[in-house]
The RNA shown here (transfer RNA) has 73 nucleotides and comes from a Kiritimatiellia bacterium. Model confidence (mean pLDDT): 81 of 100. It matches the Rfam family "tRNA".
RNA sequence: GGGGGUGUAGCUCAGUUGGUAGAGCAAGUGACUCUUAAUCACUGGGUCCAGGGUUCGAGUCCCUGCACCCCUA
Numbered sequence: 001g002g003g004g005g006u007g008u009a010g011c012u013c014a015g016u017u018g019g020u021a022g023a024g025c026a027a028g029u030g031a032c033u034c035u036u037a038a039u040c041a042c043u044g045g046g047u048c049c050a051g052g053g054u055u056c057g058a059g060u061c062c063c064u065g066c067a068c069c070c071c072u073a
Stems, first nucleotide, its partner, number of pairs: 001072007010025004019056001027043005049065005
C1' cells in the first nucleotide's frame, strides 16, 4: 500500500424485512440476617465512534473520516 472485520449502558454482548434500544454481570435502595455473604424485590444508567446523505422514520441502508483487530504485499 491492498482486502476484510469490529465500534450500542461501567464491563461482556444482543438488537437477522428500517418503526421510537435490551439482557447478563456490575452499581444504588429496600427486605431477610447479630454482621457479612448468599437470596429476593425495586431503581438509576445510552445524543448507539464522528460527520454527512437517503427516508415520513436510521443502531440498522449509502458515503467520508477516526480507533482497534485480522489477512496480504